[in-house]
Context: one part of a larger RNA
RNA sequence: CCCGCACCAGGACAAAAAGACCCUGUGGAGCUUUACUGCAGCUUUGUAUUGAUUUAGGAUUUAAUUUGUAGAGUGUAGGAGGGAGACUUUGAAGCUGAGACGCCAGUCUCGGUGGAGUCGCCAAUGUAACACCUCCCUGAUUGAGUUUUAAAUCUAACCCUGACUACGUACUAGUCGCGCAAGUCGCGCUUAGUACGUAGUCGGGAACAGUGCAUGGUAGGCAGUUUAACUGGGACGGUUCCCUUCUAAAAUGUAACGGAGGGAUUCAAAGGUAUCCUCAGUCCGGAUGGAAAUCGGACUUAAGAGUACAAAGGCAAAAGGAUGCUUUACUGUCAGACCUACAAGUCGAGCAGUCACGAAAGUGGGACUUAGUGAUCUUCUCGUAAUUCAUGGAAAUGCGAGAACUUAAUGGAUAAAAGCUACCCCGGGGAUAACAGGCUAGUCCUGCCCUAGAGUUCACAUCGACGGCAGGGUUCGGCACCUCGAUGUCGGCUCGUCGCAUCCUGGAGGGGCAGUACCUUCCAAGGGUUAGGCUGUUCGCCUAUUAAAGCGGCACGCGAGCUGGGUUCAAAACGGCGUGAGCCAGUUUGGUCUCUAUCCGGUGUGGG
Numbered sequence: 001c002c003c004g005c006a007c008c009a010g011g012a013c014a015a016a017a018a019g020a021c022c023c024u025g026u027g028g029a030g031c032u033u034u035a036c037u038g039c040a041g042c043u044u045u046g047u048a049u050u051g052a053u054u055u056a057g058g059a060u061u062u063a064a065u066u067u068g069u070a071g072a073g074u075g076u077a078g079g080a081g082g083g084a085g086a087c088u089u090u091g092a093a094g095c096u097g098a099g100a101c102g103c104c105a106g107u108c109u110c111g112g113u114g115g116a117g118u119c120g121c122c123a124a125u126g127u128a129a130c131a132c133c134u135c136c137c138u139g140a141u142u143g144a145g146u147u148u149u150a151a152a153u154c155u156a157a158c159c160c161u162g163a164c165u166a167c168g169u170a171c172u173a174g175u176c177g178c179g180c181a182a183g184u185c186g187c188g189c190u191u192a193g194u195a196c197g198u199a200g201u202c203g204g205g206a207a208c209a210g211u212g213c214a215u216g217g218u219a220g221g222c223a224g225u226u227u228a229a230c231u232g233g234g235a236c237g238g239u240u241c242c243c244u245u246c247u248a249a250a251a252u253g254u255a256a257c258g259g260a261g262g263g264a265u266u267c268a269a270a271g272g273u274a275u276c277c278u279c280a281g282u283c284c285g286g287a288u289g290g291a292a293a294u295c296g297g298a299c300u301u302a303a304g305a306g307u308a309c310a311a312a313g314g315c316a317a318a319a320g321g322a323u324g325c326u327u328u329a330c331u332g333u334c335a336g337a338c339c340u341a342c343a344a345g346u347c348g349a350g351c352a353g354u355c356a357c358g359a360a361a362g363u364g365g366g367a368c369u370u371a372g373u374g375a376u377c378u379u380c381u382c383g384u385a386a387u388u389c390a391u392g393g394a395a396a397u398g399c400g401a402g403a404a405c406u407u408a409a410u411g412g413a414u415a416a417a418a419g420c421u422a423c424c425c426c427g428g429g430g431a432u433a434a435c436a437g438g439c440u441a442g443u444c445c446u447g448c449c450c451u452a453g454a455g456u457u458c459a460c461a462u463c464g465a466c467g468g469c470a471g472g473g474u475u476c477g478g479c480a481c482c483u484c485g486a487u488g489u490c491g492g493c494u495c496g497u498c499g500c501a502u503c504c505u506g507g508a509g510g511g512g513c514a515g516u517a518c519c520u521u522c523c524a525a526g527g528g529u530u531a532g533g534c535u536g537u538u539c540g541c542c543u544a545u546u547a548a549a550g551c552g553g554c555a556c557g558c559g560a561g562c563u564g565g566g567u568u569c570a571a572a573a574c575g576g577c578g579u580g581a582g583c584c585a586g587u588u589u590g591g592u593c594u595c596u597a598u599c600c601g602g603u604g605u606g607g608g
Stems, first nucleotide, its partner, number of pairs: 001608008010600003015594001022429004027425002029421004035225005041218003045214005051154016068137001069105001078136005085119003094113008158205003162202013176188004228240003237257001241263006264410001265308001266367002271326007279304001281299005306315002309372001311370003330353004336347003342411001355364003378404007386397002436483001437481001438479003442476001444472006453463002490565001491563003495557001496554005503528003506523006530544005571589004575584003
């Protein structure tokens, strides 16, 4: 060096399983609820099935009897007409008893007594004069009719999982007969029982209930669905449209979860026009009056003020401040441009009409400019009169002008929508997190520089503030580069190996080194670096020793070597949170770790 055999498991990011964690999909499923929309179920009302009677109340019609008070006036005068008489032995006035009404004055009705008159016209008062007759109004009483509400009753619909009878069907048991080779067999008749159906009688309920149709409510019991995106992983937070500015690199434009701020209006004058005016500040002077109110003077000035509102750009022949008159904050249209994927957005001379102001020339189609916003569909209002279903109308449609959206996730998926999943599933992703590695080195560790200071004195024996410069790659991070068709994760055990920034042992320098002991620095990695208690612990604290009980790297060395206490599935409990399903770097008990080594590597041994 080549070839075997027996072993070991460090590597082949070994094998197995298109990662279960994480994210993503306008994927799925299960569950929840005060998500949305529905549906069973329950319930309300109306109506049909659905009929009769009585009582009470209400409404209405009709008949009779009554009722009616301003003030004045004999008086309780409803209105209109007629009217000079009317009533009365068929019992007038008066008296008495009872009842009703009432404005407390009286009116009306009935009974008794009584035995011949009472009332009107006239006169008074007053708008109007009941003696009597006719019609009508207001309210009341009584009777009758219709209707309605409530209660009660009835029987004839309807109901009874009440009883009985009859018939039918099925089953069970038994007697008898027939069939068969046989049987715990089959068929027929009859009797008894049970169940069901139909009809009838009796009984109970009853126009209710039940049922049909219509209708309001309730309704996770059930169903179908929704539950946004951006994002230095996701969640939480924040944001989503418009305006100003910086970033923005001297045209325009230009990103970030870059740095700052605003808007979702307002104004009938804060618009138009004509004509005027000049601000802020400082100093001096001046009653109350002060730092600052209003008044006068001076100075300085291009503005240091003001501009309805943020910022920027503007603005003094002002766009700033006033006064007069006013409504162009107009209708129809538009050459030409800016911006721009589209849709939108912006500027605009001129023409026609009609106006405002101005002597006129002229100016005026809102506001110094840039924010002050919402497509389409749908519905509504006003106008118009183009279409208008045989024709004429109408309805409806169209056209023009307006109105209704925090459609704010603001180019707006629907008129209408929230959650949980550790019971979970599928498609994908190392396009994206958790472990490890990588890059980086803020943080961490180590060293050096400067020397203020401490050290009685003295910066540098020792320590060293404020600062500065390096190195390392053991911490916490940042980034998201390999790996999601899988790189097993803490600690322990076993087995080690390396570094030196050395814990001990060894050799030296300095000392604020007398000695012992010690402090500090240099050289040095040969060897060594304990056993226990608590905790899953690494760490740490404690006990007893030791010369010492070092710090780190090796996928926080080592699970195809072991373990499985912790973390991190399914079960369950506590505390807290949540309406709930459920959840918690909170706690607690329990919880499957995969016989065979192909290659490299290593150990032992054999042959050539």

The part of an RNA shown here (large-subunit ribosomal RNA, domain V) has 608 nucleotides and comes from a Pseudomonadota bacterium. Its mean pLDDT, the model's own confidence on a scale to 100, is 81. Its Rfam family is "Bacterial large subunit ribosomal RNA". Gene Ontology terms of the family: ribosome and structural constituent of ribosome. NCBI's taxonomy places the organism under Bacteria, Pseudomonadati, Pseudomonadota.